[in-house]
RNA sequence: UGACUGGAGAGUUUGAUCCUGGCUCAGAACGAACGCUGGCGGCGUGCUUAACACAUGCAAGUCGAACGAGAAAGUCUCUUCGGAGAUGAGUAAAGUGGCGAACGGGUGAGUAACACGUAGGUAACCUGCCUCCAAGACCGGGAUAACCUGUUGAAAGAUGGACUAAUACCGGAUAAGACCACAGGGGCUUCGGCCCUAGUGGCCAAAGGGUGGCCACUGCAUGCAAGCUAUUGCUUGGAGAUGGGCCUGCGGACCAUUAGCUAGUUGGUAGGGUAACGGCCUACCAAGGCAAAGAUGGUUAGCUGGUCUGAGAGGAUGAUCAGCCACACUGGGACUGAGACACGGCCCAGACUCCUACGGGAGGCAGCAGUGGGGAAUCUUGGGCAAUGGGCGAAAGCCUGACCCAGCAACGCCGCGUGGGUGAUGAAGGCCCUCGGGUCGUAAAGCCCUGUCGGGAGGAACGAAUUCUCCUGGGGUUAAUACCCCCAGGAAGUGACGGUACCUUCAAAGGAAGCACCGGCUAACUCCGUGCCAGCAGCCGCGGUAAGACGGAGGGUGCUAGCGUUGUUCGGAAUCAUUGGGCGUAAAGGGCGUGUAGGCGGUUUGUUAAGUCAUGCGUGAAAGCCCUCGGCUCAACCGAGGAAGUGCGUAUGAUACUGGCGAGCUAGAGUUCGGAAGAGGGGGGUGGAAUUCCAGGUGUAGCGGUGAAAUGCGUAGAUAUCUGGAGGAACACCGGUGGCGAAAGCGGCUCACUGGACCGUCUCUGACGCUGAGGUGCGAAAGCCAGGGGAGCGAACGGGAUUAGAUACCCCGGUAGUCCUGGCCGUAAACGAUGGGCACUAGGUAGAGGGGAUGCCUAUGAUCUUCCCUGCCGGAGCUAAUGUGUUAAGUGCCCCGCCUGGGGAGUACGCUCGCAAGGGUAAAACUCAAAGGAAUUGACGGGGGCUCACACAAGCGGUGGAGCAUGUGGUUUAAUUCGAAGCAACGCGAAGAACCUUACCUGGCCUUGACUUGCACGGAUUAGCUCCUAGAAACAGGAGUGACAGCUCUUCGGAGCCGGAACGUGUGCAGGUGUUGCAUGGCUGUCGUCAGCUCGUGUCGUGAGAUGUUGGGUUAAGUCCCGUAACGAGCGUAACCCUUGUCGUUAGUUGCCAGCGGGUAAUGCCGGGGACUCUAGCGAGACUGCCGUUGUUAAAACGGAGGAAGGUGGGGACGACGUCAAGUCAUCAUGGCCCUUAUGGCCAGGGCGACACACGUGCUACAAUGGUCUGUACAAAGGGUUCCAAGACCGCGAGGUGGAGGCAAUCCCACAAAGCAGGCCCCAGUUCGGAUUGCAGGCUGAAAUUCGCCUGCAUGAAGCAGGAAUCGCUAGUAAUCGCGUAUCAGCCAUGACGCGGUGAAUAUGUUCCUGAUCCUUGUACACACCGCCCGUCAAGCCACGAAAGCGGGGAGCGCUCGAAGUCGCUUUGUCUAACCCUCGGGAG
Repeated sequence: UGACUGGAGAGUUUGAUCCUGGCUCAGAACGAACGCUGGCGGCGUGCUUAACACAUGCAAGUCGAACGAGAAAGUCUCUUCGGAGAUGAGUAAAGUGGCGAACGGGUGAGUAACACGUAGGUAACCUGCCUCCAAGACCGGGAUAACCUGUUGAAAGAUGGACUAAUACCGGAUAAGACCACAGGGGCUUCGGCCCUAGUGGCCAAAGGGUGGCCACUGCAUGCAAGCUAUUGCUUGGAGAUGGGCCUGCGGACCAUUAGCUAGUUGGUAGGGUAACGGCCUACCAAGGCAAAGAUGGUUAGCUGGUCUGAGAGGAUGAUCAGCCACACUGGGACUGAGACACGGCCCAGACUCCUACGGGAGGCAGCAGUGGGGAAUCUUGGGCAAUGGGCGAAAGCCUGACCCAGCAACGCCGCGUGGGUGAUGAAGGCCCUCGGGUCGUAAAGCCCUGUCGGGAGGAACGAAUUCUCCUGGGGUUAAUACCCCCAGGAAGUGACGGUACCUUCAAAGGAAGCACCGGCUAACUCCGUGCCAGCAGCCGCGGUAAGACGGAGGGUGCUAGCGUUGUUCGGAAUCAUUGGGCGUAAAGGGCGUGUAGGCGGUUUGUUAAGUCAUGCGUGAAAGCCCUCGGCUCAACCGAGGAAGUGCGUAUGAUACUGGCGAGCUAGAGUUCGGAAGAGGGGGGUGGAAUUCCAGGUGUAGCGGUGAAAUGCGUAGAUAUCUGGAGGAACACCGGUGGCGAAAGCGGCUCACUGGACCGUCUCUGACGCUGAGGUGCGAAAGCCAGGGGAGCGAACGGGAUUAGAUACCCCGGUAGUCCUGGCCGUAAACGAUGGGCACUAGGUAGAGGGGAUGCCUAUGAUCUUCCCUGCCGGAGCUAAUGUGUUAAGUGCCCCGCCUGGGGAGUACGCUCGCAAGGGUAAAACUCAAAGGAAUUGACGGGGGCUCACACAAGCGGUGGAGCAUGUGGUUUAAUUCGAAGCAACGCGAAGAACCUUACCUGGCCUUGACUUGCACGGAUUAGCUCCUAGAAACAGGAGUGACAGCUCUUCGGAGCCGGAACGUGUGCAGGUGUUGCAUGGCUGUCGUCAGCUCGUGUCGUGAGAUGUUGGGUUAAGUCCCGUAACGAGCGUAACCCUUGUCGUUAGUUGCCAGCGGGUAAUGCCGGGGACUCUAGCGAGACUGCCGUUGUUAAAACGGAGGAAGGUGGGGACGACGUCAAGUCAUCAUGGCCCUUAUGGCCAGGGCGACACACGUGCUACAAUGGUCUGUACAAAGGGUUCCAAGACCGCGAGGUGGAGGCAAUCCCACAAAGCAGGCCCCAGUUCGGAUUGCAGGCUGAAAUUCGCCUGCAUGAAGCAGGAAUCGCUAGUAAUCGCGUAUCAGCCAUGACGCGGUGAAUAUGUUCCUGAUCCUUGUACACACCGCCCGUCAAGCCACGAAAGCGGGGAGCGCUCGAAGUCGCUUUGUCUAACCCUCGGGAG
């Protein structure tokens, strides 16, 4: 600083991350539709579908100042009452004629085209009406509509006769000029021609009509006519303006699964035709024309200004308004005309509709309204020509569904309103609540105001200005002061909208708020209902009993006369990338060469000026967008001026770059010469080893093959071995991340032929180059065709094995094939998953082929250097990461190929190639919300490495078989209460089910309740205790006795008051072992006493994460040491704690008793004692501390010494981060839900104890290492007052009587048992084993029937060592023996928890089974291998197909018929005014 002001992202793939990539959302818009709702106004907009069919009305007429003719009704007058006249009226209606009807209005079917847009051309053209200029308009003629009158037809109409006019028609004259022919000059030119000018010849006109005025001149002579004048019309010519025709450059759709098209086709000559060029048409001649820069064909589509969106570039679109085009029922055609091949004209054909007398006719809403139909959907059969515009007219005027208005529709945009202020008891009510409160909420009510809109009443515009009429003035014309024309001023008159806008006034807060949303994206949260149901959903996704996601409510958020939904477009999407993307692994490099078109191209100089740049001019219609100003009260809307329109054309200029042309250069490229490497290629020849086969010899029973076998071969002599021979294929060693080749690929030796790269030299050419769409060639293996060949190998196939099966892997055989020649195929993970070329950008190292330099060692070598090739490592850079890194995936340039979510699918169809197999090209429907890349952490692996554990192995003893006990499942039942469920449920909760417990069942009862607590009322006894009645009891009824706190009085006996507790009634509430352990707390199990799990800071990585914690050693140990981008730290480990093992010390009672004393039948019994044992306090001790060896000088390991104990001495307690939605709502606590005369409470009885079965855990056994009897020895740890109970007595015994002692180192339980000594049993279902059963007892307890324990006698079952399988244990352990305790009246305890006695075996070791730690690797797993996932099938559903056929449409080719019409020709007939005529006729 007028027309510069502008670019946002999010959700969703994963356990998490980065990337790629699709899907989805937020924005704006609309001719919209639908749902809910709806007060007013202004301005706009309104069939997007059926160019489907249309009833009815209207939409194009006008002119009497071109022409002739010319009514009627009505009224008046007259009348002979039949009628006549006047008026109506030169009107209506019609005709001739002129102009218009080709404009205006509609629609978008067709059209991919000079249709449109833009810029040009027309020297190849036309143009009515309009304007200007010049000239003219003379003399004549004959017809024909209307009208009248016939014929005919149902009608539409048709057809005769007679009459008549013109600005209708025709003939002649005139001819400047136009046109034609001839010929001259000048100018211009695209060289075709055009313009100007003078000449000769030919040829072409007309309406003195209409109207107004005038009388000087002529005639009649008032005035009119001729005339004059004015105006209008006419004719010829010129010019203009306007509007068109034609031509050209450029521009804008898709499909190549449309690749070739074309015969009037392309051009020429001549002619015709047109306003005009032209194959526009015809004849002849030539054979051309178009096409990969996309012809031809197909599909779709009116084009543009603009509109919507977008930062822009773009993308989409083409309603309203404006320009152009096309069309008018469908197709064809011409006529008229200035203009049409003509929306409301004509002809023909067709379809459809209507009329009909059946003969024949009529019609065309894609004009305005309107109707039917189609559709999700789009209006009134309105008013008016007042304005604007158009047609005709001199004009008045007429016509005008153009237009202006009104109506309907929230369809859109804009504006306004539905009230304002005050008002806290924060009312009532709703909702929520932690019950305190919060919120709706100043919201309401109440009080005080205002008056927009709507309603009533009254007033009241702008749009109106002309034309026209009149007046005045001026000018023009004229003979004229007339008329007429023009200009200026004034006056009268005209409004559909409409009594509308607007203004005033009256009453009155009165009549005026909804819709969507509230999980994230995305602003907005709670309650109830529902319970993977009902439903929601744009994407992700919600809903399976606590849903902010469903439905309702309260509250909130957003917008507001609207709000949502659906559809569509652009945006976001850099997701087609010009701006502005990619291709190693995500989608994407052609298998590799060669080369056409094309694209790109070294260096110097000159020229040109095409590209490019600058400036000017023209154009880019108006409207719109933008800016400024203005008009409606504002805005929307409208007006004026400007800016812009990035384009095209043109003129001039610039010349750096690109291009063209010319001339040079040598650095690119090629070439000469000299070297040298190589499995480069095709062909010929040739060699040895090996396999197999054949012949012969030797030789004998096997060979061969496998994890093990078998099939197979072999006594007809194999295998083995020797000799000879045949044949085919392949070439050991050398041989190498060596070489060569474009790739595929190439390997014995040799011969000739042949391609390419490389080095050196610097001879020559002089940009000759790079790439390369199509094209073309090569192209592994397999496969195909024809002919050979065939040793070995070997698809298919056969057999043997393996296996659940084994159409496989293994074995024995074996055909195509593998090999050669010729011809096809044309594909591969044809890979470096990396196109080619050129240039530039750190290095190190190894190898191959050449060249140069140096000369100490030395020479096939060494060092340095240069060119080229092949690898590895690696920096910067790049990359999503991985990686790449002078052989780029870095930095640039050039060219080609390719990609655009996954699946469908590299499939179908079509085309093309192929003998076939098949190849190339290459979709869609449908479906999903992902598919994917790289990397990370885990988990997993019949991956790897290291290591550990009673994990295996080595041992000992069990379980699984029997009987019984106990728990569980199942079954049963009125009930068999509930829970626990792999390890980690099952002698578990339960450390005690006859009642109780008890939660279950049956029956009987209670309802403020067995229990807690508040309030209100009543109330004077009640609580407790004893007894009675009925009852199974609970419960009910009755009798007696009878307290307590506080206050007062008291004779201390008690009395009174009060009301706490209590009772009753009522109300809040209690109660629930009802539900949810997947809503929870707490507690517990388990991995696991495994060695792990983390953090801070730092560092690395875009990030998830990593590092630390990995590595080397070591340990029971993430224990310690060393190393180390880590340094430290925490929770775990260890230690600290308890116990046990040794010693010391202190203390000695209830313990102890050596010595001293006393006493007894005997005993620590007593006095004493502290020595010992022991008890229980405090200490010591063990730390790899010492020695040696090994080890890294470490940590540590091994051995040793000492020691009671040695390498954490044994045992215990102690359990990291976490996992299992592990267990428990029935220990307890607790949210939600549920029950409330019951799911609560009380009671009696029953059940939890059932029993065909199945499982777990145990006990006792099967016996002689035993059983039994007798005798005898030695513990520890516990318990005891509702208790343990001694001695004594009774009983066979369980036990009883009785009670000393003991609240415990005192007394008791309490004799420990195995053991030891001795006796018997003698291998037997027994003197084993004890189940079961009978009888008789004992104990506890109200009560042992369901359902206790114990004792005695009797009975004497199974069982003779336990299938598959499976458990525990590494030392004071296993095994075995007894003892104690908790619970408890008693006990179903063989359980659980402890205690001591006796007291082993084995471990070579880590291959395997199980589990576990660490490192590493793969992964498509992450609910994490009990994972993921593939295919078939079943049912249902969805989409797309095939199918006998049937119907419709489009196109090509061939053939046939062929309307109207135009042009031409011919013949005949009829009619006929104009011209010619010899008057017969002719021409027309």